[in-house]
Context: one part of a larger RNA
RNA sequence: UUGGGCGUAAAGCGUCUGUAGGUGGUUUUUUAAGUCCGCCGUCAAAUCCUAGUGCUCACCCUGGACAGGCGGUGGAAACUACCAAGCUGGAGUAUGGUACGGGCAGAGGGAAUUUCUGGUGGAGCGAUGAAACGUGUAGGUAUCGGAAAGAACACCAACGGCGAAAGCACUAUGCUGGGCCGACACUGACACGGAGAACCAAAAUCUAGGGGAGCGAAUGGGAUUAGAUACCCAAUAGUCCUAGCCGUAAACAAUGGAUACUAGGUGAUGUAUGUAUCGACCUGUGCAGUGUUGUAGCUAACGCAUUAAGUAUCCCGCCUAGGUAGUAUGUUCGUAAGAAUGAAACUC
Repeated sequence: UUGGGCGUAAAGCGUCUGUAGGUGGUUUUUUAAGUCCGCCGUCAAAUCCUAGUGCUCACCCUGGACAGGCGGUGGAAACUACCAAGCUGGAGUAUGGUACGGGCAGAGGGAAUUUCUGGUGGAGCGAUGAAACGUGUAGGUAUCGGAAAGAACACCAACGGCGAAAGCACUAUGCUGGGCCGACACUGACACGGAGAACCAAAAUCUAGGGGAGCGAAUGGGAUUAGAUACCCAAUAGUCCUAGCCGUAAACAAUGGAUACUAGGUGAUGUAUGUAUCGACCUGUGCAGUGUUGUAGCUAACGCAUUAAGUAUCCCGCCUAGGUAGUAUGUUCGUAAGAAUGAAACUC
């Protein structure tokens, strides 16, 4: 490389947008590049293959062909492509609704915690398996007022909702994104996917400036123990905000995206509609997303099963025994930490 694969055995980029290349709905026309058919030329000879003649056989000799490449020429027009004109089912725009912790900004709120301050009160409190360190007659813990600060938003809450993913939950306001449903008005294939590339991207780390209640790596102390880098007490960075950097996670559904098709049962979300009604309850159906169970089929099995791991098509990414090793080296990026790309010798 061929063949085969990627939920769990090696293997789906963390996610999305998008350039090149790739693939592409439907009707008619044109051309004839791909495609198909015929003919001509050429691909030295020998060799190979095949058949036969002649050497007594054989070696040898002689004849012939398939298949294929390239060029030319004459045709065909179904398919791909090209030209031209259309279509509306894919896609999009407009319009009427609708649900939402989707995003950003500046405001407001109460519970709790800690600290400070005042009153009551008088001996312990706190911690643990048990203690001690700690804290308290300079009045603590407890309790009742007042004040301040920072962070997080109980119940509702759900197997529920939104978002491309990361993620998003106190309340109201302003700005703003996407989705879904309906009627069918418009454009008329404008689509899918996407190497490079760009944006976004938890936590932690880093830079500068703020902030610092609680929690709390490191660190110190107390105990336990063979040891005790754990448990307990205290506590720095950090956690929070602003502006940057980093670009990684078991970034997981360990399952790339799109389209079409293929039994059902049963929940719950959004919406439209029918029956019914003063209204509400109840109940049927369609579309979209989200659960559970299960047939065919698939799978090594587990299991998946209309949200496929089934049946097919298109595009991208990735894998090729284990270790060495996500290491060395080089390059790019980064203030750094490191990230990305990424071997081999050797071993088995």